Predicted 3D model of a 350-nucleotide part of an RNA (small-subunit ribosomal RNA, central domain) from a marine sediment metagenome.
Context: one part of a larger RNA
RNA sequence: CUGGGUGUAAAGGGCGUGCAGGCGGCCGCCCAAGUUGGAUGUGGAAUCUUCCAGCUCAACUGGGAAAUUGCAUUCAAAACUGGGUGGCUUGAGUACAGGAGAGGAGAACGGAAUUUCCAGUGUAGCGGUGAAAUGCGUAGAUACUGGAAGGAACACCGGUGGCGAAGGCGGUUCUCUGGCCUGAUACUGACGCUGAGACGCGAAAGCUAGGGUAGCGAACGGGAUUAGAUACCCCGGUAGUCCUAGCCCUAAACGAUGGACACUAGGUGUAGGAGGUAUCGACCCCUCCUGUGCCGCAGCUAACGCAUUAAGUGUCCCACCUGGGGAGUACGGCCGCAAGGCUGAAACUC
Numbered sequence: 001c002u003g004g005g006u007g008u009a010a011a012g013g014g015c016g017u018g019c020a021g022g023c024g025g026c027c028g029c030c031c032a033a034g035u036u037g038g039a040u041g042u043g044g045a046a047u048c049u050u051c052c053a054g055c056u057c058a059a060c061u062g063g064g065a066a067a068u069u070g071c072a073u074u075c076a077a078a079a080c081u082g083g084g085u086g087g088c089u090u091g092a093g094u095a096c097a098g099g100a101g102a103g104g105a106g107a108a109c110g111g112a113a114u115u116u117c118c119a120g121u122g123u124a125g126c127g128g129u130g131a132a133a134u135g136c137g138u139a140g141a142u143a144c145u146g147g148a149a150g151g152a153a154c155a156c157c158g159g160u161g162g163c164g165a166a167g168g169c170g171g172u173u174c175u176c177u178g179g180c181c182u183g184a185u186a187c188u189g190a191c192g193c194u195g196a197g198a199c200g201c202g203a204a205a206g207c208u209a210g211g212g213u214a215g216c217g218a219a220c221g222g223g224a225u226u227a228g229a230u231a232c233c234c235c236g237g238u239a240g241u242c243c244u245a246g247c248c249c250u251a252a253a254c255g256a257u258g259g260a261c262a263c264u265a266g267g268u269g270u271a272g273g274a275g276g277u278a279u280c281g282a283c284c285c286c287u288c289c290u291g292u293g294c295c296g297c298a299g300c301u302a303a304c305g306c307a308u309u310a311a312g313u314g315u316c317c318c319a320c321c322u323g324g325g326g327a328g329u330a331c332g333g334c335c336g337c338a339a340g341g342c343u344g345a346a347a348c349u350c
Stems, first nucleotide, its partner, number of pairs: 003322004007304002012318001014201004021194003025088007033081002035077008049065006091191001092188004096183004103177007110154001115149007125136002162169002206247006215241002220236004258317006266295011299306002323350003332343004
């Protein structure tokens, strides 16, 4: 390079936006770069192939042909690709009318509960466990009642429900704001798909500075358990968890399944919308679109299973894999405050 692959065997980038690049709808006309055919020149000789011949054969050698799959020039063709030009509307988009939503950011507000504090009632226990003990309590705890403070999270609704590219998003209201779906026309006229680099986003933990700290709680202290117990259980408890600003950039970042488009039996739920039928009206019922589940045919698959949300049948683009260990290590480079991240071998060994 080619081939074969990437749900679970090695292998889909964590996710998006998008420059270059690759690929690209329908109908005309033109060009002739790619493409195809012809001609001419060239493609050294030897070698290889083949025919004939010479050494007694062969190797070897001589002669002829073929081949030299290429390049250049020129003539021609115009289906396809490409270029130019004109047009089209089905891909894509815009406008309009409706619609659903934990999509994002900021601000304000609410109730339940935990804890602490104050006050009252009240008295000897409380708490915790398998059982205990540490712990708390006569300086009045636990329990009950009233009040106050503060932080964090939002029961029920809540649903293989919804939204988001992914990470993720759940009390209520307001402001700003992104995307999506449906319907019927009108408009633009291929404006598209993908996307190496690049840029942006990216759970948790962690880091820097400043705040905050109710509950929980690495580390740590104590009590138990045990042969031991650097654990599991219990009593405490610091960082952290929360907020603001800035880093970090990882994950079983999973559907372990890249994106786009087209095609290929159905059945049954559910969410949003539209149309029809029906009705006084609302349901019910039928059809269509979009999403999200389950079951299942053909087909696929090593099997499990997938099966119009494909892992089926095809096209385009990107990423990645190529025996196990060594190793996601070393070295170098880039990034980071650090922790570390990204890129990423070899010897050796089985």
The RNAcentral record of the full RNA draws on SILVA.